[in-house]
RNA sequence: CAGAGUAGGAACGGCGCGUCAAGUGCCCAUGGAUGGGAAGUUGCCAUGGGACGAAGGCGCAGGCAAUCAAAUUCAUUGCGUCGCGUUGCCGUAUCCGCGUCCGCUG
Numbered sequence: 001c002a003g004a005g006u007a008g009g010a011a012c013g014g015c016g017c018g019u020c021a022a023g024u025g026c027c028c029a030u031g032g033a034u035g036g037g038a039a040g041u042u043g044c045c046a047u048g049g050g051a052c053g054a055a056g057g058c059g060c061a062g063g064c065a066a067u068c069a070a071a072u073u074c075a076u077u078g079c080g081u082c083g084c085g086u087u088g089c090c091g092u093a094u095c096c097g098c099g100u101c102c103g104c105u106g
Stems, first nucleotide, its partner, number of pairs: 001106003008095002011092006017085003026050007036102003056082006063074001065073002
């Protein structure tokens, strides 16, 4: 002098959660982790508070009630399926990638 390596973003796949609204996103506060070491910004995570706020269908089974009965309608429940949610976790490949001091490689 040059270089590598954190956190993280979006995509795809798998398994879930919610659709009876939790989660996500936004704002505030506190705390935490974050290249091998030190301090630390952005970003990330957790907790608490605040404002805002949603997409449900279909099939099967069972079944409260209505009805003299049957047919029919039908609250609610379970399962399956197609969706929906700026949804969670994991994996893959990819993108970006720590300014300072020391360390590492050349």

The RNA shown here (THF (Tetrahydrofolate) riboswitch aptamer) has 106 nucleotides and comes from a bovine gut metagenome. RNAcentral holds the sequence, with entries from MGnify. Its mean pLDDT, the model's own confidence on a scale to 100, is 75.